[in-house]
Notes:
This is a predicted structure of a 476-nucleotide part of an RNA (small-subunit ribosomal RNA, 3' major domain) from Mannheimia sp. The organism belongs to Mannheimia, within Bacteria. The full RNA is in RNAcentral, with records from ENA. The prediction has a mean pLDDT of 85.
Context: one part of a larger RNA
């Protein structure tokens, strides 16, 4: 000087407390451990691994296993010999591959040949998702959006170092003020960026419809430029104003005006560093290793196994509910190898067909919870839907291992969950649906979007994490 303390002081955070809803019990989904297996590919492992890499394993993917094959190789450059390339066919095979003939002659040209592609041969070489993340780059997590981390000059000390950065106030903040052997500066904080909340101007189509006319009653047509909305540009919030407290400071408390008030809400943004944290399987890369195999191709299987244990979720256990009929209101997205309307067939999944739309125009697309009426009456039920049988639909060469969905039948556990434990402070929790990425198909996951919309916070004694000062130390 740090680090640590079941030392002290001050302060903060959904850290506790006050509340609301969960997890832990059930069934299922999903990930992991374990076990099994020919293989169940590999990685991630307290917080910070475990719906994680994977924004999507039937084949492919795929790295694993078995079998069958290849050896200058599936891929790149160079050389040699031949042929354009390519197309259809034959036969063996699970296919990769191998056999046989056949067809076909293009582009440029200085007529030598060349470009592109295919094939033969020899070697230089290719190739490796093989090892080492404790050799590395890059990227990322975490402490933590915590308020810290440093430097120059000066000064103090023999020196390690100190000072500044401590102190008195204040702040979300090393934020600002005052003081001070310090004076300044840098990286962080804040602001500048995006979005949202209000208003103005401009522009009105595909968007809008107040008033007016027509009307098949549909913003449908005429028309309008007001409103909504869409962008583009501005205005607006700065403790600016008033009162009080304070040290005449910084600031704090209250108020006015205002759509918004003291960082208005949300996002992006992550200092010096810590964890030899994670990743050699995104990629790149040193070293090591394999080279008729640890490389490459194909078919089938596996990654989907199942006495069990754990994590994360979904659905429930019901009446604030289930069911039936009727009916209202979103936002944000996607669409041409696509989204698909009207119509028609089917109980339905869906099929037939195809208007329109590269979309403020057409379409996915009926939002659901809600509201009205009816029914069920406390029951393992008209709750709950697992499981299983049958019949189908769709995607796709192909749904056996191993897809999703529909209909009929079946109707398991479950009556609110021990110890323990998690999230959340406002348009939040809770609850309700919608969309997208990936994607042929395959979400209870993920990422977004809106609808309805709470309760509680006395307070900082305690638990956890963190910041500053100080003290002890046989620690570095």
């Nucleotide at each position: 000087u740090g680090a640590c303390g079941g030392g002290g002081g001050c302060c903060c955070g959904c850290a506790c407390a006050a509340g609301c809803g969960g997890u832990g019990g059930a069934g299922c989904a999903u990930g992991u451990g374990g076990u099994u297996u020919a293989a169940u590919u590999c990685g991630a492992u307290g917080c910070a691994a475990c719906g994680c890499g994977a924004a999507g394993a039937a084949c492919c993917u795929u790295a694993c296993c078995u079998a069958c094959u290849c050896u200058u190789g599936a891929c790149a450059u160079c050389c040699u010999a031949a042929g354009a390339a390519g197309g259809a066919c034959u036969c063996a095979g699970a296919g990769a591959u191998a056999u046989g003939g056949u067809u076909g002659u293009g582009c440029c040209u200085u007529c030598g040949g060349g470009a592109a592609c295919u094939c033969u041969g020899a070697g230089a070489c290719a190739g490796g998702u093989g090892c080492u993340g404790c050799a590395u780059g890059g990227c990322u997590g975490u402490c933590g959006u915590c308020a810290g981390c440093u430097c120059g000059u000066g000064u103090u000390g023999u020196g390690a170092a100190a000072u500044g950065u401590u102190g008195g106030g204040u702040u979300a903040a090393g934020u600002c003020c005052c003081g001070c052997a310090a004076c300044g500066a840098g990286c962080g904080c804040a602001a500048c960026c995006c979005u949202u909340a209000u208003c103005c101007u401009u522009u009105g189509u595909u968007g809008c419809c107040a008033g007016c006319g027509c009307u098949u009653u549909g913003u449908g047509c005429g028309g309008g430029a007001a409103c909504u909305c869409a962008a583009a540009g501005g205005a607006g919030a700065c403790u600016g104003c008033c009162g009080g407290u304070g040290a005449u400071a910084a600031a704090c408390c209250g108020g006015a005006g205002g759509a918004a008030g003291g960082u208005g809400g949300g996002g992006a943004u992550g200092a010096c560093g810590u964890c030899a944290a994670g990743u050699c399987a995104u990629c790149a890369u040193g070293g090591c290793c394999c080279u008729u195999a640890c490389g490459a191709g194909u078919a089938g299987g596996g990654c989907u196994a199942c006495a069990c244990a754990c994590g994360u979720g979904c659905u429930a256990c019901a009446a604030u509910g289930g069911u039936g009929c009727a009916u209202a209101c979103a936002g944000a997205g996607g669409g041409c190898a696509g989204c698909a309307a009207u119509a028609c067939g089917g109980c339905g999944a869906c099929a037939u067909g195809g208007a329109g739309c590269g979309a403020a125009u057409c379409u996915c697309a009926c939002a659901a919870a809600g509201u009205g009426c009816a029914u069920c009456u406390a029951a393992g039920u008209c709750c709950g839907g697992a499981u299983u049988g049958g019949a189908g639909u769709c995607u796709g060469c192909a749904a056996c291992u191993c897809g999703a969905c529909u209909c009929c039948a079946u109707g398991a556990a479950g009556u609110c969950g021990g110890a323990a434990u998690c999230g959340c402070u406002a348009g939040u929790a809770a609850u309700c649906g919608c969309a997208a990425a990936u994607c042929a198909g395959a979400a209870u996951g993920u990422u977004g979007c809106g609808g309805u919309g709470a309760a509680u916070a006395c307070g900082u004694u305690c638990c956890c994490g963190g910041g500053c000062c100080u003290u002890g130390u046989a620690c570095a």